[in-house]
A computed fold for a 153-nucleotide RNA, annotated as glmS glucosamine-6-phosphate activated ribozyme aptamer. It was read from a public genome assembly, where an Rfam model found it. Its Rfam family is "glmS glucosamine-6-phosphate activated ribozyme aptamer". By type it is a riboswitch.
């Protein structure tokens, strides 16, 4: 090199860049390069649609823009709750019904500050007190179909 065989990594707020901004370069209507979203959350299964959640820092680019996608409609299946059990429709949902209370669980960037690579724009990286919001999860208490069969009393 090749084959096998383990084991970790990683797997979408994610990649990526012709414009825009920035650096180097006496090839300057050029070449070579940086840059281009901090972090929370977040997949039942296919198919269509569709500029896809929160809040955080800025207030000079986190601008624009391509793709991609755990969103959300919407159509069908599958599940779950609605009756002990099956079975069909029906409501409301997607480890699974309403609703109200309580509790729990909380982010990183920035900033300051360490270093190492680079001429340089910058990249990674160390330390220190910090700050959210949507949602989630746990308890407690309400409030909840229809027929049919069956089963038990």
């Nucleotide at each position: 090199a090749a084959a096998c065989a383990a084991a970790g990594g990683u797997u979408a707020g994610c990649g990526c860049c012709a414009g825009g901004a920035c650096u180097a370069u006496u090839u300057u209507u050029a070449u070579a390069g940086u840059u281009g979203a901090c972090g929370a959350g977040g997949u039942c299964u296919a198919g269509a649609g569709u500029u896809a959640u929160c809040g955080a820092a800025a207030a000079a680019u986190u601008c624009g823009g391509c793709g991609g996608g755990u969103g959300c409609u919407c159509u069908a299946g599958u599940g779950g709750u609605a009756c002990a059990a099956u079975u069909a429709c029906u409501a409301c949902c997607a480890u699974a019904a309403u609703c109200u209370a309580a509790a729990a669980u909380a982010a990183a960037a920035a900033a300051a500050u360490u270093g190492u690579a680079g001429u340089a724009a910058u990249a990674c990286u160390u330390u220190u007190a910090a700050c959210a919001a949507a949602a989630u999860u746990u308890u407690a208490g309400u409030u909840a179909g229809u027929a049919a069969u069956u089963u038990a009393c």